[in-house]
RNA sequence: GGGCGAAUAGCUCAGAGGUAGAGCAUCGGCCUCACAUGCCGAGGGUCACAGGUUCGAGCCCUGUUUCGCCCA
Numbered sequence: 001g002g003g004c005g006a007a008u009a010g011c012u013c014a015g016a017g018g019u020a021g022a023g024c025a026u027c028g029g030c031c032u033c034a035c036a037u038g039c040c041g042a043g044g045g046u047c048a049c050a051g052g053u054u055c056g057a058g059c060c061c062u063g064u065u066u067c068g069c070c071c072a
Stems, first nucleotide, its partner, number of pairs: 001071007010024004018055001026042005048064005
C1' cells in the first nucleotide's frame, strides 16, 4: 500500500427500514434472625465520527477513525 471483518448499556452480545433489547453487573423491593440463592421492579445508550438515500436509518450507500485477520 491492497483486501476482508468488527465498532450498539459498565462487560459479553442480539437487533428482517417502522417504540433500541437480552444476559451478567449496579440500585430498590419481596423472601431470611442475617447472608446467599430465588422472584419482581428501576436506572443506565448522542447505536465510533461525518455526510447521503428514504416519509422514516442501529440496519442501505460514501468517506474518515480505531481494532483484528490476510496479501504484498